[in-house]
Context: one part of a larger RNA
Molecule: small-subunit ribosomal RNA, 5' domain
Organism: uncultured bacterium
RNA sequence: GGAUGAACGCUAGCGGGAGGCUUAACACAUGCAAGUCGAGGGGUAACAGGGGUAGCAAUACCUGCUGACGACCGGCGUACGGGUGAGUAACGCGUAUGCAACCUGCCCUAUACAGGAGGAUAGCCCGGAGAAAUUCGGAUUAAUACUCCAUGUAGCAUUUUUUUCGCAUGAAUUAGAUGUUAAAGAUUUAUCGGUAUAGGAUGGGCAUGCGUCCCAUUAGCUAGUUGGUGAGGUAACGGCUCACCAAGGCAUCGAUGGGUAUGGGGUCUUAAAGGAUGGUCCCACACACUGGCACUGAGACACGGGCCAGACUCCUACGGGAGGCAGCAGUGAGGAAUAUUGGUCAAUGGGUGAGAGCCUGAACCAGCCAUCCCGCGUGCAGGAUGACGGUCCUAGUGAUUGUAAACUGCUUUUCUAUGAGAUGAAUAAGAAUUACGUGUAGUUCGAUGACCGUAUUAUAGGAAUAAGCAUCGGCUAACUCCGUGCCAGCAGCCGCGGUAAUACGGAGGAUGCAAGCGUUAUCC
Repeated sequence: GGAUGAACGCUAGCGGGAGGCUUAACACAUGCAAGUCGAGGGGUAACAGGGGUAGCAAUACCUGCUGACGACCGGCGUACGGGUGAGUAACGCGUAUGCAACCUGCCCUAUACAGGAGGAUAGCCCGGAGAAAUUCGGAUUAAUACUCCAUGUAGCAUUUUUUUCGCAUGAAUUAGAUGUUAAAGAUUUAUCGGUAUAGGAUGGGCAUGCGUCCCAUUAGCUAGUUGGUGAGGUAACGGCUCACCAAGGCAUCGAUGGGUAUGGGGUCUUAAAGGAUGGUCCCACACACUGGCACUGAGACACGGGCCAGACUCCUACGGGAGGCAGCAGUGAGGAAUAUUGGUCAAUGGGUGAGAGCCUGAACCAGCCAUCCCGCGUGCAGGAUGACGGUCCUAGUGAUUGUAAACUGCUUUUCUAUGAGAUGAAUAAGAAUUACGUGUAGUUCGAUGACCGUAUUAUAGGAAUAAGCAUCGGCUAACUCCGUGCCAGCAGCCGCGGUAAUACGGAGGAUGCAAGCGUUAUCC
């Protein structure tokens, strides 16, 4: 000098863009953050409409008939998105390869198919236990829930067989035989779904080469340890697990142990090499009160799922129960220190649905903070009696503050007032129409804006609303007076201060930067 997720002191006009618990992965009140589908189902608690009965009417009652729909069964989603960096020195990450050792819901392409039967269960109803959470019994009922039989393009298993290829285990392929494995309907007749197989796409899993901090004042470490055979397990290879057998394996090219730490793209600095760093954004990993475990599922050993144990908090009728903000806000605590219990689904994206739509603290916006970067302003021109006042003085018709002020003219960025007022919206459903294979594509119309009456802009007014901070001995730009008297104090280093201090404190003046300026901390 540059830099920062900064803090502190003094000060502060505005706009744009960004950033904002670095500490206690400490504890959390409250609200929200994952639902959706009635075009799967039985149904009808609430709302609205219709119908019926009674009544003059108000109204009451009945009726799932309709729109819809609480709870329930079922499907898909909840494994994404969002948070945090505790652990981890590791195939965790980065990079480059391999899988002849693998999986992949939704999506796309292709082929083939969907015949028949059955028993339950939630809900509803009845009854019971309990303070509650919840739970038990009986009767009855549905499905795209569940089970069984059939069919078998096809797959899988066993076995026989043909051809080709590979670095090896082996892979692909042809033709048989035997065994085994599927399905679901809805309906407004437009379609949407279902099953099997093959291929694709996407997403993952696994293995390997190389790279990946400090300590040798850590030198030996290791029994599932290293390898083999066999079995189990997995989507899959493998001591992954187990039985048996062998005695191996790693290490001064640093094993083992200890400490520290998420890794990378990047960021800061620098001429480069290098050094430091990993906040925001993106990719990967890990975690979800602490530890363990599996279930469901295409996918989890699952942040807002389950079970067990533990610590903590809360409720209790003392018998027993409930909970998990490292989601968004917010609270306490810790700390030098870090924001609103805001708005909207308008856009982008996600879930679901045929769709309308619904949900979305993702996201987009707004609020707070000079925390940072960038931009603008606080006027411009003229104006000497060089005014008053202040300061200094060689004491004068002096010097300086200083064209500074007053005064005159001008401008209106900004400000105030009153008006106008966007871009971001593309289309969806639907309608019309064109092309042809009649369900796809194209064209035209066609609702919707949180931000927001915001940005922007017009008119009017008037210099009007707007400057500080640090420093002035040398390094280092900028000097005098007064006070103090080794005191009070200053200080980054050298060093100032003991009676003439340009170094302390004040004043005048000056210098530097400027809505900031200094100090502290850390890195180069």